[in-house]
Context: one part of a larger RNA
RNA sequence: GAUUGAACGCUGGCGGUAUGCUUAACACAUGCAAGUCGAACGGAAACGAUACUAGCUUGCUAGUAGGCGUCAAGUGGCGGACGGGUGAGUAAUGCGUAGGAAUCUACCUGAUAGCGGGGGAUAGCCCGGAGAAAUUCGGAUUAAUACCGCAUAAUCUCUACGGAGUAAAGGAGGCCUCUAUUUAUAUGCUUUCACUAUCAGAUGAGCCUGCGUUAGAUUAGUUAGUUGGUGGGGUAAAGGCCUACCAAGGCGACGAUCUAUAGCUGGUCUGAGAGGACGACCAGCCACACUGGGACUGAGACACGGCCCAGACUCCUACGGGAGGCAGCAGUGGGGAAUAUUGGACAAUGGGGGCAACCCUGAUCCAGCAAUACCGCGUGUGUGAAGAAGGCCUGAGGGUUGUAAAGCACUUUCAAUUGUGAAGAAAAGUUUAGCGACAAUACCGCUAAACCUUGACGUUAACUUUAGAAGAAGCACCGGCUAACUCCGUGCCAGCAGCCGCGGUAAUACGGAGGGUGCGAGCGUUAAUC
Numbered sequence: 001g002a003u004u005g006a007a008c009g010c011u012g013g014c015g016g017u018a019u020g021c022u023u024a025a026c027a028c029a030u031g032c033a034a035g036u037c038g039a040a041c042g043g044a045a046a047c048g049a050u051a052c053u054a055g056c057u058u059g060c061u062a063g064u065a066g067g068c069g070u071c072a073a074g075u076g077g078c079g080g081a082c083g084g085g086u087g088a089g090u091a092a093u094g095c096g097u098a099g100g101a102a103u104c105u106a107c108c109u110g111a112u113a114g115c116g117g118g119g120g121a122u123a124g125c126c127c128g129g130a131g132a133a134a135u136u137c138g139g140a141u142u143a144a145u146a147c148c149g150c151a152u153a154a155u156c157u158c159u160a161c162g163g164a165g166u167a168a169a170g171g172a173g174g175c176c177u178c179u180a181u182u183u184a185u186a187u188g189c190u191u192u193c194a195c196u197a198u199c200a201g202a203u204g205a206g207c208c209u210g211c212g213u214u215a216g217a218u219u220a221g222u223u224a225g226u227u228g229g230u231g232g233g234g235u236a237a238a239g240g241c242c243u244a245c246c247a248a249g250g251c252g253a254c255g256a257u258c259u260a261u262a263g264c265u266g267g268u269c270u271g272a273g274a275g276g277a278c279g280a281c282c283a284g285c286c287a288c289a290c291u292g293g294g295a296c297u298g299a300g301a302c303a304c305g306g307c308c309c310a311g312a313c314u315c316c317u318a319c320g321g322g323a324g325g326c327a328g329c330a331g332u333g334g335g336g337a338a339u340a341u342u343g344g345a346c347a348a349u350g351g352g353g354g355c356a357a358c359c360c361u362g363a364u365c366c367a368g369c370a371a372u373a374c375c376g377c378g379u380g381u382g383u384g385a386a387g388a389a390g391g392c393c394u395g396a397g398g399g400u401u402g403u404a405a406a407g408c409a410c411u412u413u414c415a416a417u418u419g420u421g422a423a424g425a426a427a428a429g430u431u432u433a434g435c436g437a438c439a440a441u442a443c444c445g446c447u448a449a450a451c452c453u454u455g456a457c458g459u460u461a462a463c464u465u466u467a468g469a470a471g472a473a474g475c476a477c478c479g480g481c482u483a484a485c486u487c488c489g490u491g492c493c494a495g496c497a498g499c500c501g502c503g504g505u506a507a508u509a510c511g512g513a514g515g516g517u518g519c520g521a522g523c524g525u526u527a528a529u530c
Stems, first nucleotide, its partner, number of pairs: 001530004006526005013377006019370002021335001026333003030330003035078003040075002043071002047069002050065007085288003094213007103205002108201007116150001118148002126139005156165003170193006179186003214260003221251003226248008263285004267278004290311005313324004341367001343366003349363001350361004380410004390401004414471001416466001419463002424457001429451008474519005479500003485514005495502002
């Protein structure tokens, strides 16, 4: 000199853009953070509309009707493995980079083929019981895209190449051309979304190898499933991954092992570079979710807001037994020099579910707080010598503050005030037209047009009205380094100090004043890095 996720002191007008527990991976009150689908299912606890019945105060009350809009609880599907947080552990089961072969991959895309016919349960509801509660037991009854056989099946799997084995589920809209009956319906037709099997793609993931990846030798030997082989097991998959037997190997001064420290990278800061230091925010990977262990479900987890066991802690209890996990967003206590609101909205972007409408989303977008950082703007402009008054200095003449002020003439950024007012909105929906599909002028899909709307921010940005210099300057320093000097006080005292050093009676170095210098909504100090 540059820099910072900074802190402290004094001071503080506005805006934009960023950033904001670096310490206790300490403990957490409260609310929210993952739901959704009635177009899978039996149904109906609420709410609403409608119809009917009764009472009447003539528009209310009560009842009935799953027939309708919907929908609590429940079965079922998909999603809770993403998104969000943290950096404890980890010096290599990690990360970075370059390769590899023995693998899996829900949803999505392309292709081929199929979607036949049956069965028994069970939750809920109802009845009864146990318990303070959490919850739980028994009986009866019921549905499905829940579950299980049968049929069919190969380009799938296994194979001794003879053969053997293996699947599925329906829902919704519309129609009467064909079939069945009764101008209406389905067992019929059709459209669409699902479903099953296989192949391929895409995406994601698992595994292996080379090289690189902090310090210590006041850590020199280390290893027994250890190193390799064979048989067997196991996995989606190679492999001591596991097991039995056999052999005695493997690693190491090119630093094994041990100890300490540490998430890694793209990058960030600095520097002319080489290098050094760091790894906040943003992005990629990894690990963790009160501590330790375990598996279940599933395409995917050994699962932050799932389960089981053990432990510590907290809470409830009728003492028999139960409940919990903010390193999600806010917030509280504690620790600390130190770090924000128990805010708004799903309008946009994205995610989950759904045919869709839509619902959910503390992701996200916004707002609030903080000069924490960077950038921009303002606090007026011109004129004005009687060089006013006052202050300070003086050699007492004067000098300086100083065109500074006052005065005169202007301007109105920003803030205040009045009104106008973009862009962020694409969609979705309704109607119409055309095309496709079809038996079809339904329905459905695609395209186009018109209409109707959707904004948290938001009293937005921007523009505009009004008024008036009006509301807006400090901080550090002045001995040398280092830009800037005099007076008074003090008297090795009080004090200053980054280094040299100043102060013991004329201190440009302490304290105050006047003046000056530097930077400026900041300035200085401290800490840290180069």
Source information: This is a predicted structure of a 530-nucleotide part of an RNA (small-subunit ribosomal RNA, 5' domain) from Gammaproteobacteria bacterium Gsub. The full RNA is in RNAcentral, with records from SILVA. Rfam family: Bacterial small subunit ribosomal RNA. Lineage of the source: Bacteria > Pseudomonadati > Pseudomonadota > Gammaproteobacteria. The coordinates come from a structure-prediction model, not an experiment, and the mean pLDDT is 86.